[in-house]
Context: one part of a larger RNA
RNA sequence: UGACGGGGACCCGCACAAGUAGCGGAGCAUGUGGUUUAAUUCGAAGCAACGCGAAGAACCUUACCUACACUUGACAUCCCUUGCAUUACUCUUAAUCGAGGAAAUCCCUUCGGGGACAAGGUGACAGGUGGUGCAUGGUUGUCGUCAGCUCGUGUCGUGAGAUGUUGGGUUAAGUCCCGCAACGAGCGCAACCCCUAUUGUUAGUUGCUACGCAAGAGCACUCUAGCGAGACUGCCGUUGACAAAACGGAGGAAGGCGGGGACGACGUCAAAUCAUCAUGCCCCUUAUGUCCUGGGCUACACACGUAAUACAAUGGUGGUUAACAGAGGGAAGCAAGACUGCGAAGUGGAGCAAAUCCCUAAAAGCCAUCUCAGUUCGGAUUGCAGGCUGCAACUCGCCUGCAUGAAGCUGGAAUUGCUAGUAAUCGCGGAUCAGCAUGCCGCGGUGAAUACGUUUCCGGGCCUUGCACA
Numbered sequence: 001u002g003a004c005g006g007g008g009a010c011c012c013g014c015a016c017a018a019g020u021a022g023c024g025g026a027g028c029a030u031g032u033g034g035u036u037u038a039a040u041u042c043g044a045a046g047c048a049a050c051g052c053g054a055a056g057a058a059c060c061u062u063a064c065c066u067a068c069a070c071u072u073g074a075c076a077u078c079c080c081u082u083g084c085a086u087u088a089c090u091c092u093u094a095a096u097c098g099a100g101g102a103a104a105u106c107c108c109u110u111c112g113g114g115g116a117c118a119a120g121g122u123g124a125c126a127g128g129u130g131g132u133g134c135a136u137g138g139u140u141g142u143c144g145u146c147a148g149c150u151c152g153u154g155u156c157g158u159g160a161g162a163u164g165u166u167g168g169g170u171u172a173a174g175u176c177c178c179g180c181a182a183c184g185a186g187c188g189c190a191a192c193c194c195c196u197a198u199u200g201u202u203a204g205u206u207g208c209u210a211c212g213c214a215a216g217a218g219c220a221c222u223c224u225a226g227c228g229a230g231a232c233u234g235c236c237g238u239u240g241a242c243a244a245a246a247c248g249g250a251g252g253a254a255g256g257c258g259g260g261g262a263c264g265a266c267g268u269c270a271a272a273u274c275a276u277c278a279u280g281c282c283c284c285u286u287a288u289g290u291c292c293u294g295g296g297c298u299a300c301a302c303a304c305g306u307a308a309u310a311c312a313a314u315g316g317u318g319g320u321u322a323a324c325a326g327a328g329g330g331a332a333g334c335a336a337g338a339c340u341g342c343g344a345a346g347u348g349g350a351g352c353a354a355a356u357c358c359c360u361a362a363a364a365g366c367c368a369u370c371u372c373a374g375u376u377c378g379g380a381u382u383g384c385a386g387g388c389u390g391c392a393a394c395u396c397g398c399c400u401g402c403a404u405g406a407a408g409c410u411g412g413a414a415u416u417g418c419u420a421g422u423a424a425u426c427g428c429g430g431a432u433c434a435g436c437a438u439g440c441c442g443c444g445g446u447g448a449a450u451a452c453g454u455u456u457c458c459g460g461g462c463c464u465u466g467c468a469c470a
Base pairs, nucleotide, nucleotide: 001470002469004466005465007464008463010461011460012459013458015454016453019418020417021416022415026309029306030305031304032303033302034300035299042053043052064295065294069290070289073125077124078123079121080120081119082118083117086103087102089100090099091098106115107114108113127284128283130282131281132280136278137277138273139272140271141269143267148187149186150185151184152183153182154163155162156161167178168177169176193261194260195259196258198229199228200227201226202225203224204223207219208218209217232255235249236248237247238246239245311411315370316369317368318367319366320365329358330357333352334351338347339346340345377408382403383402384401385400386399387398388397424446425445426444427443428442429441430440
C1' cells in the first nucleotide's frame, strides 16, 4: 500500500421489511447428473453450468458406433499425358463404389497454342470437430451501469509511498458547491444516438372523411415521415452557508435523470471458448483423413434445475355480440371467396414483391346450463381410424376424430421474481425451418397490492481501526 475481521461510523440496492404471484408435492415437456450401451459424439460446473453452445438430431446435420470401401485422396496449388464438358438409361450392390452401351464432339486463336471441365500418372502436399483456452489472437460472462480507476507537474517523506481522490454539505453519480499544498488533466458518470409521451409546418396514396355500398370529391381529422418547437430547477415561495442543492407551488402534454433502449472505466476470476473463426507447439498420415449403409445422440431403477398444464364456480361447457389490437412475415412464398369433409385437411387459385392482398385476436360482455362431486374439474396414458410434410415417420415427427379417463383437492424444510402500464393474466407474430416450439425473441389487450422504515440477513461503495496475510 492492499486484502481480510463473527471491529466501528455513514450510505445504497426487490437486500430485508410491507405486499403479490410462484417454485419445492402431481402427471407431462426439456436440460443435466448417474446408470446402461457397440455408440449413447463433444463442450458448459456455486453465484456467473443445467429450455446453455443447439434460431429447431427421422436421412442429412453428425463430430459417436457397426459394416463395406478409398489412399495425392471429398477440398487447394503446381507438373506430365489424354479427352469436350455433360445428359438420361440398364445391370450389380444395403448404399457408396463398380460394369455397360447410347446421345453429344466446347470456347478463343497470330494456327504455334491457350482457357474451362473431366480421366489417368507422379510427388511436393492436402486433410484432422485429434491434444493443449495453463502457449495465444479474437469474442464473451462476471463483480456492475457499481462509481470508481489513474496521470503530469508541484509539495511532503531516507524510502516503500502520501497528497490531489481526504474534510463540511449535496447528488443516481469522484454529480456539484465550499474548504484545503496542491494546481490541472485523462478513462469512466452525465450529455450527444434510437424509440416513446405534446405540438407546429411540409407532403397526401394504397391511408383518412361524409355514406348502407360504389363512383366522384376533398386532405379538416386519424395516420404515415421529413424539418422544427418544447423541460432548463427556467419562474415563485420556504429551508440551506449569500453556495451546491432539497422541499412545496404555478404554468404545462410532460417536472426535476419524463419513461424505455443502446452504451459496460482500470481491472478481477491462469473464468469460458483450439468444436464459430484464426493460430504456435505436439500428435495421426493405406488413418485420429475421406466415402457410404444401418444404428446412436430420443436408452431409464433413480437424483437435480428450468418451463408449461392443472387441482376448479373470480370456474367448466354451449350459444351469441362479424365487439376491440399492435408488431411482424410473404414468390420454390402468403393465400381469400366457393366446393368437399365431424375434423386435421383437400380441390381450386381472386388478390399480393404489399399502408392495397393474405389479415376476422383471446381474455372481455350478454344468455343458458352444471351446484361442490375426483365432478360436465383435470387431462396423462392407451386402443382404433385418419390427415400433413418428406426418397423414407419402426427405432424417432406433428396434427385430427372416436373411445379410454392416471395422478392431482393448493403442496414439508427451504427458496425465487416483481415498485406501475410493473406483477399477474390473455392472445398474436417472427427467426430457425421440407416437417417438428410448453423453448427463445418480440407485440399488443385487461390490469393490481404494498413500501412504516433500515434493527437484522445478503451484496456493494467510502472513511476509520486492528492485523498472525501478500
Small-subunit ribosomal RNA, 3' major domain from an uncultured bacterium, 470 nucleotides, folded computationally. The RNAcentral record of the full RNA draws on ENA and SILVA.